[in-house]
RNA sequence: GGUCGGCCGGGUGGCCGCGGGCGCGUCAAGUGCGCCCGAGGAAAGUCCGCGCUCCGUAGGGCAACGUGCCGGAUAACGUCCGGUUCGGGUGACCGAGGGAAGAGGGCCACAGAGAAGGAGAUUGCCCGCGGAAAUAGCGGGUGAGGGUGAAAAGGUGUGGUAAGAGCACACCGGCGCGCGCAGCAAUGUGCGCGGCCUGGUAUCCCCCACGUGGAGCAAGGCUAAGCAGGAGCGAUGUGGCGGCCCGCCGCAUUUGAGUUCCGGGUAGGUUGCAUGAGGCGGGCAGUGAUGUUCGCCCUAGAUAGAUGGUCGCCGUUUUCGGCGGUGCCGGGACGAAGCGCUUAGGCGUGUAAACUGUUGCGCUGUCGGGAUCACAGAACGCGGCUUAUAGGCUGGCC
Repeated sequence: GGUCGGCCGGGUGGCCGCGGGCGCGUCAAGUGCGCCCGAGGAAAGUCCGCGCUCCGUAGGGCAACGUGCCGGAUAACGUCCGGUUCGGGUGACCGAGGGAAGAGGGCCACAGAGAAGGAGAUUGCCCGCGGAAAUAGCGGGUGAGGGUGAAAAGGUGUGGUAAGAGCACACCGGCGCGCGCAGCAAUGUGCGCGGCCUGGUAUCCCCCACGUGGAGCAAGGCUAAGCAGGAGCGAUGUGGCGGCCCGCCGCAUUUGAGUUCCGGGUAGGUUGCAUGAGGCGGGCAGUGAUGUUCGCCCUAGAUAGAUGGUCGCCGUUUUCGGCGGUGCCGGGACGAAGCGCUUAGGCGUGUAAACUGUUGCGCUGUCGGGAUCACAGAACGCGGCUUAUAGGCUGGCC
């Protein structure tokens, strides 16, 4: 210098305040006092996977959507771990991943003659016609050379040929097929055969395999004022008990008041809802993800939404000022001492040093003052992924 991880992410005390729990006082509601608890690594995005709840559900198919190397972990996953292939990097390491382009369709900008299923004659090369000859021209052969491009239908050499070409051969590379070996597998590796050598794109459609019912805690359960509804009592009328009164039984009406009950159910209350795939530490198994076991712990639960404000001290970063240190820069003699030379007068080393700076620039120490404190804010819970994140600590490797 790089690369891959792990962790922290202001601390502390006083005062005031907010939400919840428990205790005491009060008949209770409420309230007072005391004690305890009170956001995150992402609480975020809501992108995956689950738990839980309600609704739906004979069976089969289509469509739509998702996933896609192999093995393992897990409640599950598109997550994680290990391996493997390809690509990038000197390296630590990073990125990508089904088969199929020969089932089929589409696309391949610009440049270029030609961009796809055996292509492509622009230049060049060769042959022929022509012509006395050469050039031009015309007809044909040729993809080896030049040129364009990200890509031009294997590479090098020899033979071959009019010139050429896997046209033939040798070696190299690729592809396919067969067999062996290692591995659970993906895959790797060795041998043999076949001139098979016929781009790229699957993150364009498609084909193949597998999977997927929907809605979500404002799910759902219990309870339940008020209002509305129904029933009874009641009230009024009437019939029966020989007439009347009371009483009892029945029928009809009920506009209103009172009262009791019923079912549904709004506000509200309560539950779901905080002991859970829970946290911390140790041991054991495993390369690891993880599993298992022992010990300890209980650690937010609001409902329009509490978790805050302020002051002191410490810390972070930054700025200003004072005092110092140091480097550069400037000044620095009647030119120190020492040393060298000497014609004994001096000269050189030499502004070099010491020393110094009112004003300069940089780094740094200390004191004092000011400012500042990343991203962000639970709402049923859990496992992941992604995104945001000032600053700091720490480990492995190159």

About this RNA
Bacterial RNase P class A from a marine eukaryotic metagenome, 398 nucleotides, folded computationally. The coordinates come from a structure-prediction model, not an experiment, and the mean pLDDT is 76. The model forms 93% of the base pairs in the Rfam consensus.